[in-house]
RNA sequence: GGAGUAGAGCGAACGAUCGCCGGUCCCGCGCAGGCGGGGCGGGAGGAAAGUCCGGGCUCCACAGGGCAGGGUGCUGGGUAACGCCCAGUCCCGGCGACGGGAAGGAAAGCGCAACAGAAAGCAGACCGCCUCCCCUUCGGGGAUGAGGUAAGGGUGAAACGGUGAGGUAAGAGCUCACCAGUCCCGGUGGUGACAUCGGGAGCUAGGCAAGCCCCACCCGGAGCAAAACCGAAUAGGAGAGCGUUUGAGGACGGCCCGUCCGAGCUCUCGGGUUGGUUGCUCGAUCCCGUCGGUAACGGCGGGGCUAGAGGAAUGAUCGUUGCCUCUCUGCCGACUCGUGCGGAAGAGAGGAACAGGACCCGGCUUAUGCGCUGCUCCAAGU
RNA sequence: AGGCCAGUAGCUCUAACGGUAGAGCGUCGGACUCCAAAUCCGGGUGUUGGGGGUUCGAAUCCCUCCUGGCCUGCCA
Numbered sequence: 001g002g003a004g005u006a007g008a009g010c011g012a013a014c015g016a017u018c019g020c021c022g023g024u025c026c027c028g029c030g031c032a033g034g035c036g037g038g039g040c041g042g043g044a045g046g047a048a049a050g051u052c053c054g055g056g057c058u059c060c061a062c063a064g065g066g067c068a069g070g071g072u073g074c075u076g077g078g079u080a081a082c083g084c085c086c087a088g089u090c091c092c093g094g095c096g097a098c099g100g101g102a103a104g105g106a107a108a109g110c111g112c113a114a115c116a117g118a119a120a121g122c123a124g125a126c127c128g129c130c131u132c133c134c135c136u137u138c139g140g141g142g143a144u145g146a147g148g149u150a151a152g153g154g155u156g157a158a159a160c161g162g163u164g165a166g167g168u169a170a171g172a173g174c175u176c177a178c179c180a181g182u183c184c185c186g187g188u189g190g191u192g193a194c195a196u197c198g199g200g201a202g203c204u205a206g207g208c209a210a211g212c213c214c215c216a217c218c219c220g221g222a223g224c225a226a227a228a229c230c231g232a233a234u235a236g237g238a239g240a241g242c243g244u245u246u247g248a249g250g251a252c253g254g255c256c257c258g259u260c261c262g263a264g265c266u267c268u269c270g271g272g273u274u275g276g277u278u279g280c281u282c283g284a285u286c287c288c289g290u291c292g293g294u295a296a297c298g299g300c301g302g303g304g305c306u307a308g309a310g311g312a313a314u315g316a317u318c319g320u321u322g323c324c325u326c327u328c329u330g331c332c333g334a335c336u337c338g339u340g341c342g343g344a345a346g347a348g349a350g351g352a353a354c355a356g357g358a359c360c361c362g363g364c365u366u367a368u369g370c371g372c373u374g375c376u377c378c379a380a381g382u
Numbered sequence: 383a384g385g386c387c388a389g390u391a392g393c394u395c396u397a398a399c400g401g402u403a404g405a406g407c408g409u410c411g412g413a414c415u416c417c418a419a420a421u422c423c424g425g426g427u428g429u430u431g432g433g434g435g436u437u438c439g440a441a442u443c444c445c446u447c448c449u450g451g452c453c454u455g456c457c458a
Base pairs, nucleotide, nucleotide: 001378002377003376004375005374006373007372009370010369012321013320014319015318016317017316018315020043021042023040024039025038026037027036028035029034045354049365050364052363053362054361055360056359057223058222059221060220064257065256066255067254069219070218071217072216073215074088075087076086077085078084089103090101091100092099093098104214105213109212110211111208112207126153127152128149129148130147131146132145133142134141135140161179162178163177164176165175166174182201183200184199185198186197187196188195189194227278228277229276230275237269238268239267240266241265242264249261250260251259271457272456285304286303287302288301289300290299291298292297323351324350325349326348327347328346329345331343332342333341335338383454384453385452386451387450388449389448392407393406394405395404401438408427409425410424411423412422413421431447432446433445434444435443
């Protein structure tokens, strides 16, 4: 210098003018609901987003039993909880820094594997090899049939361990040695996943479970339009069906049971309203320090208060400063001595992305501008 | 807020449980014609909305993102 990889951070500041939203205080008008004016202080994010997970909160039996359904799935830890995070194990990718993994079970069962190929799941004789048969000049050759054979060929993503020796008509874990894998038993290390060592068995245990399924664990439902109170209006209307203790229906779940409530409920037509207050923002909160822990995180101490409008405000202009890019100017530094690199300074021009709270938090994912730091590989010089 | 669908040639639609994507119309080229239409012959029709994963193999299964659409919610 090039290529790459990981991490943490910032997302402008101040002032003036004109506005916007809601709060509070004061003044004026009005019987009042309110209206007008002025002062003071406040007013989005790292993702406020997607709504993909998890919780708080509220109501319903404080939430019961079973089936069904959904989710998660290596180990240990963190947490209010999680499908998140941290640390590790194993496997895969990368030369490496590092990254990724829905990573239980295929010797419970069912199912699937196109095309090619002889054969695709406890397999399979197409070619080949061998024996039987015939001919023979004993080198070999022949056609059909019967049988043996998985060592070789070819197909495929995948063909039922590998190498060598023995063995055989030819072969074959058929037998043996070594190697690899699987399972069982035992030792050592580790909380554990697992690692490692020794012995034994058999080579019959292929792949897919993000196919059904099995195993373990978790999940009651709805959602701030939850929910509570106040107020207003209407025809508290009409028709049909079901039901009133032999009990419809409800307890916002698909079914059954059980418990509680229980005289109304469902559909269609018609009618009315489309207001106010609470919930509402102080919370698993933020910042700093310290202690424990490898870390995620937790304990303790101190300090801070930071939108609460309910279809939605937080904007615009100007000035100063800061940031980034480009050009020009001179200066400094190291060397590999290039009109290249790095650094600070001045002047001019330009630029600033993604995006907007709607009950509140913890995550994930996605969008996005900028500079910084660690590490790795390659190349060149000394 | 909750729930449910869809996305495949230019357009409208097919593709059983994963097996390598088709049909009609349109379009393009040729024939016929003086020229055109009709007719006949022939052809590309394509990142199956984007990306990643599982698998030998993905339109199909899983995750994530994008776009479009539908349903429900007050009182008596």
This is a predicted complex of two RNAs, RNase P RNA and transfer RNA, with 458 nucleotides together. Rfam match: Bacterial RNase P class A. Rfam classes the family as a ribozyme. Its mean pLDDT, the model's own confidence on a scale to 100, is 77.